[in-house]
Molecule: transfer RNA
Organism: Saitozyma podzolica
RNA sequence: GCUCAGGUAGCUCAACUGGUAGAGCACAGAACUGAAGAUUCUGGGGAAUUGGUUCAAGUCCAGUCCCGAGCA
Numbered sequence: 001g002c003u004c005a006g007g008u009a010g011c012u013c014a015a016c017u018g019g020u021a022g023a024g025c026a027c028a029g030a031a032c033u034g035a036a037g038a039u040u041c042u043g044g045g046g047a048a049u050u051g052g053u054u055c056a057a058g059u060c061c062a063g064u065c066c067c068g069a070g071c072a
Base pairs, nucleotide, nucleotide: 001071002070003069004068006066007065010025011024012023013022019055027043028042029041030040031039048064049063050062051061052060
């Protein structure tokens, strides 16, 4: 340099035909406890970025950035 795959919550990952973005763990609060742990309940927190298409984009298209694999 070329090709392919990927970028979603603090971490690991879903959603898929374009129609309000979720789970587990973690974190915070409450209950419980002498205290902590465990358990139960509640809560906060997110689409790499810039444009385009569309009534509507995490999802489709293009550029850029980043990570990985292969080829040279």